[in-house]
Molecule: c-di-GMP-I riboswitch aptamer
Organism: Bacillota bacterium
RNA sequence: UUCUGACAAUGGCAAACUCGCCUAAAGGCGAGGACGCAAAGCUUCGGGUCUAAGGUGAUUUUUCAUCAUGACGGCUGGGCUGCCGAA
Numbered sequence: 001u002u003c004u005g006a007c008a009a010u011g012g013c014a015a016a017c018u019c020g021c022c023u024a025a026a027g028g029c030g031a032g033g034a035c036g037c038a039a040a041g042c043u044u045c046g047g048g049u050c051u052a053a054g055g056u057g058a059u060u061u062u063u064c065a066u067c068a069u070g071a072c073g074g075c076u077g078g079g080c081u082g083c084c085g086a087a
Stems, first nucleotide, its partner, number of pairs: 005084001012037002017032006035074001041080003045077003048072003054067005
């Protein structure tokens, strides 16, 4: 240095759920809370998933279909960065 990840050390993050706020929604933020995480740090470049305000089409009067420009990095591949040190 690379691979790697211990019933090691030091710290870190925080699922569900609850409350408050924002959003058309998905979802996000804050507080509480810990299911988990060695990149659960950053990044929508690829795939995937969620939503459909608005657009378009149909319906013909309120519904349906479709589209991401909206989201999810705690779905996943890639990219960038990074703590510790047993085998």